Predicted 3D model of a 372-nucleotide RNA (Bacterial RNase P class A) from Geodia barretti. RNAcentral holds the sequence, with entries from Rfam. Model confidence (mean pLDDT): 75 of 100.
[in-house]
RNA sequence: UGAGUUGAGUAGAUGGUCGCGUCCCGAUCGUAACCUUACCAUCGGGAUGAGGAAAGUCCGGACUCCACAGGGCAGGAUGCUGGGUAACACCCAGGAGCGGCGACGCUAUGGAAAGUGCAACAGAGAGUAGACUACAACGCCUGCUUUUAUAUAGAAAGUUGGGCGUUGUACAGGUGAAACGGUGCGGUAAAAGCGCACCAGUCCAUAAGGUGACUUAUGGAGCUCGGUAAACCCCAUCUGGAGCAAGGUAAAAGGGGGACAUAUACAGGUGUGCCCGCCUCGUCCCCAGGUAACCGCUUGAGGUGGAUGGUAACAUCCAUCCCAGAUGAAUGACUGUCACAUACAGAAUCCGGCUUAUUCUCAACUCAAGCU
Numbered sequence: 001u002g003a004g005u006u007g008a009g010u011a012g013a014u015g016g017u018c019g020c021g022u023c024c025c026g027a028u029c030g031u032a033a034c035c036u037u038a039c040c041a042u043c044g045g046g047a048u049g050a051g052g053a054a055a056g057u058c059c060g061g062a063c064u065c066c067a068c069a070g071g072g073c074a075g076g077a078u079g080c081u082g083g084g085u086a087a088c089a090c091c092c093a094g095g096a097g098c099g100g101c102g103a104c105g106c107u108a109u110g111g112a113a114a115g116u117g118c119a120a121c122a123g124a125g126a127g128u129a130g131a132c133u134a135c136a137a138c139g140c141c142u143g144c145u146u147u148u149a150u151a152u153a154g155a156a157a158g159u160u161g162g163g164c165g166u167u168g169u170a171c172a173g174g175u176g177a178a179a180c181g182g183u184g185c186g187g188u189a190a191a192a193g194c195g196c197a198c199c200a201g202u203c204c205a206u207a208a209g210g211u212g213a214c215u216u217a218u219g220g221a222g223c224u225c226g227g228u229a230a231a232c233c234c235c236a237u238c239u240g241g242a243g244c245a246a247g248g249u250a251a252a253a254g255g256g257g258g259a260c261a262u263a264u265a266c267a268g269g270u271g272u273g274c275c276c277g278c279c280u281c282g283u284c285c286c287c288a289g290g291u292a293a294c295c296g297c298u299u300g301a302g303g304u305g306g307a308u309g310g311u312a313a314c315a316u317c318c319a320u321c322c323c324a325g326a327u328g329a330a331u332g333a334c335u336g337u338c339a340c341a342u343a344c345a346g347a348a349u350c351c352g353g354c355u356u357a358u359u360c361u362c363a364a365c366u367c368a369a370g371c372u
Base pairs, nucleotide, nucleotide: 001368002367003366004365005364006363007362008361009360012338013337014336015335016334017333018332020049021048022047023046024045025044026043027042028041030039031038032037051344055355056354058353059352060351061350062349063243064242065241066240070276071275072274073273075239076238077237078236079235080094081093082092083091084090095109096107097106098105099104110234111233115232116231117228118227132173133172135168136167137166138165139164140163141162142161143159144158145157146156147155148154181199182198183197184196185195186194200224202221203220204219205218206217207216208215209214247295248294249293255287256286257285258284259283260282268279269278270277302321303320304319305318306317307316308315309314
């Protein structure tokens, strides 16, 4: 200097003049009530007012309601180990495997000798399979050579030269993404873990280290029993449902009519389905009346700073602060100085994560080249 990996921060700052939402204080007017309060309107003052992702609605909860949210099954979710957390499929630290020269990254990371299934085409054959080319033995036919023999015919012996058939075998070659361990030696009619030596793999045992997942070492056995569970399945752990349009208060007529059904065995209802259990009436339709108001609604598993403990995630203690609550939906317009800096982009019950979009800056580490 270039290329990369990991982590962190920022999302303009500071003033002025008008205009918005919420809350608090004060004043004035009016209404209600009755000795001081509430509400409406106006004016003045003060405080405060969108994000790191507010997005996605993918997870987990807090909170509310439904019986006593109870038991079981089904269904669903997670899936190496140990920690963190209110909890989680999240975060931290490790193990194993894989990728990268490396810093580092990724994993739907339990089980294939419990069972079932699946794998196009090619190939003989794709899991305890298989004989296409090739090898060996035997039988038959034929070619060649020698002998019988002076010649022909015939006969005998040899030769795996060729062809056919039967038997043996799975070594070598071929097909394929993958062919039922590898190298070497022995052995065989020809071959093969058939046997042996050394490796790899699987299982068992022992020892050491570690909380653990696992790691290392030694010995033995059978000689070897592929892939896939983001296929069904097995194993371990967890799991009630619905959701702020939850729910509550106020208000309103002792509201009216019809159909089905009408009980303790059956039937009906039950906040996913089924059973147990529980309730005793229940379901549906039409007419009419009230309600558009208030609460829930923002003080929180809260923010910030410091100390201690821990590798870390994080926990404990101390101090300090109050930082949106709209409801067709609030923060807009103009302007001064500084900065260069702009991108993605607006809360709707709240919080912890993950994923996605995106501007600028900084730090550490790795590799390469050059210089000193």